[in-house]
Molecule: THF (Tetrahydrofolate) riboswitch aptamer
Organism: bovine gut metagenome
RNA sequence: GCAGAGUAGAUUGCCGAGCGUAAAGUGCUGUAUGAACGGGGAGUUGUCAUACAGACGAAAAGCUUUUGCUUGCGGUUUGGUAUUCGCAUCCCGCUGC
Numbered sequence: 001g002c003a004g005a006g007u008a009g010a011u012u013g014c015c016g017a018g019c020g021u022a023a024a025g026u027g028c029u030g031u032a033u034g035a036a037c038g039g040g041g042a043g044u045u046g047u048c049a050u051a052c053a054g055a056c057g058a059a060a061a062g063c064u065u066u067u068g069c070u071u072g073c074g075g076u077u078u079g080g081u082a083u084u085c086g087c088a089u090c091c092c093g094c095u096g097c
Stems, first nucleotide, its partner, number of pairs: 001097004009085002012082007019074003028054008039092004060071004
């Protein structure tokens, strides 16, 4: 000098267990606070979490006779598994040549 590896995490599918269906949650916007970001250091206008505010907004049906059961539904939560992607960026390090 050239090439490469590795994290957190994320996408999608499947399986399990929940929550909601008396509409919370998910998704969108704004403000505030905080956190994390390959092995080390730095770190954002990016990411995530929480709180508040705003806009939008849904699929129920059957049985039962009492807030229960079943089947559905929800850009629903979570655990497992497979898959694909993967340090914003900078410096150093690691492996091979």